[in-house]
């Protein structure tokens, strides 16, 4: 130097929960804490999941209500695809 290879000592991330912010919600942020990960690094391009706040229609009538639809809102710790990379070992 390559590897589409094994691995996880040093390094790294950080589920649930629990507290505090945020947000219409999904869900995001920081602490504590550890399910777990060899990309659980980075990109919503394909699928596939979660929500529905405006917009839009319906129905209803002044209560600012209900119900449908819909992402432009998210989840990379659901798959897949792109990159791009440490430390040890063959």
């Nucleotide at each position: 130097g390559a590897a589409u290879c094994c691995g996880a000592a040093g390094g790294g991330c950080a589920a649930a929960g629990c507290c505090a912010c945020u947000g219409a919600a999904a869900g995001g942020u920081g602490g504590c804490u550890g399910c777990g990960c060899a990309a659980a690094g980075c990109c919503a391009c394909c699928g596939g999941c979660c929500u529905a706040a405006a917009c839009g229609c319906u129905c209803a009538a002044g209560a600012g209500g209900a119900g449908c639809a819909c992402a432009u809102g998210g989840c990379g710790g659901c798959g897949g695809g792109g990159u791009u990379g440490c430390c040890g070992g063959u």

A computed fold for a 90-nucleotide RNA from a Burkholderiales bacterium, annotated as c-di-GMP-I riboswitch aptamer.
Lineage of the source: Bacteria > Pseudomonadati > Pseudomonadota > Betaproteobacteria > Burkholderiales.
Of the family's consensus pairs, 95% are formed in the model.
Model confidence (mean pLDDT): 83 of 100.
Rfam family: c-di-GMP-I riboswitch aptamer. From the family's description: GEMM was predicted in a large-scale screen for bacterial structured RNA regulatory elements.